[in-house]
Context: one part of a larger RNA
RNA sequence: CGUUGCAAGCUUGAAGGGAGUUCACCUUAGUACGAGAGGAUUAGGUGGGACUCACCCCUGGUGAUCCAGUUGGGGCGCUAGCCCCACCGCUGGGUAGCUAAGUGAGGCAGGGAUAACCGCUGAAAGCAUCUAAGCGGGAAGCCCCCCCUGAGAUGAAGCUUGCUCGCAUUUAUUUGCGUGAGACCCCUGGAAGACCACCAGGUUGAUAGGCCGCAUGUGCAAGGGCAGAAAUGUCCUCAGCAGAGCGGUACUAACGGUCGAAGGUUUCGUCACG
Numbered sequence: 001c002g003u004u005g006c007a008a009g010c011u012u013g014a015a016g017g018g019a020g021u022u023c024a025c026c027u028u029a030g031u032a033c034g035a036g037a038g039g040a041u042u043a044g045g046u047g048g049g050a051c052u053c054a055c056c057c058c059u060g061g062u063g064a065u066c067c068a069g070u071u072g073g074g075g076c077g078c079u080a081g082c083c084c085c086a087c088c089g090c091u092g093g094g095u096a097g098c099u100a101a102g103u104g105a106g107g108c109a110g111g112g113a114u115a116a117c118c119g120c121u122g123a124a125a126g127c128a129u130c131u132a133a134g135c136g137g138g139a140a141g142c143c144c145c146c147c148c149u150g151a152g153a154u155g156a157a158g159c160u161u162g163c164u165c166g167c168a169u170u171u172a173u174u175u176g177c178g179u180g181a182g183a184c185c186c187c188u189g190g191a192a193g194a195c196c197a198c199c200a201g202g203u204u205g206a207u208a209g210g211c212c213g214c215a216u217g218u219g220c221a222a223g224g225g226c227a228g229a230a231a232u233g234u235c236c237u238c239a240g241c242a243g244a245g246c247g248g249u250a251c252u253a254a255c256g257g258u259c260g261a262a263g264g265u266u267u268c269g270u271c272a273c274g
Stems, first nucleotide, its partner, number of pairs: 001152001005163007015149004021049007033038001051106005059100004066093005071086006110144003117137004165178004182259004186202005207253003210249005216242003223236005268274001
């Protein structure tokens, strides 16, 4: 921009894509078959491989600075305490998120039309013949069924709901102001994301930050008391500190703008469109 007023929401499904896998074991059954050796069709059940999709409860990984320990050097005048540099200095752990090696799910079943093939009835051709008329069966294959996209499907679909006029002006086309469902710019953000888009919000507000509480991580801070010659231990102390998690709370920031719909009447004009 179109879809023939403008919007919001919910659908239909033309079409396209995906999936489609395979093995072993148990029972049937050491049965049928076979002299024996051997050894089923069929039917039912169980467990796997690879692949695909989703997820993070569990097991783990990561977690660039969340916690702690610690070496060398430097700094804050010194002690104590803290900070900086050294691969994140090194080491031990680790929330959220992201993940696999972790967890869950999938291929099933069914229907239709068929291939080779197997048939029924049946003539041409008094017989025979699955075929010529007619009617069945029949595959991991084809079309559905299952999953995803999907009305620019220009053949542009459907449904529900909301909204769309008044004043003034102009010879006319118009122009100005107001009304107006809804939308956008902008802003606060996001388990959404390259950008865009999408989603949650914008004071009639919990959208983000801050603060408070909880969870969780680390593992018992500083300071002081006591014991000890000291190193150090112990008590106050399941302490102190803390990124993303879960709640609460307007303290801070969501300021400010824009767009937005067939019409009616009169007049003019045309074959008509205007």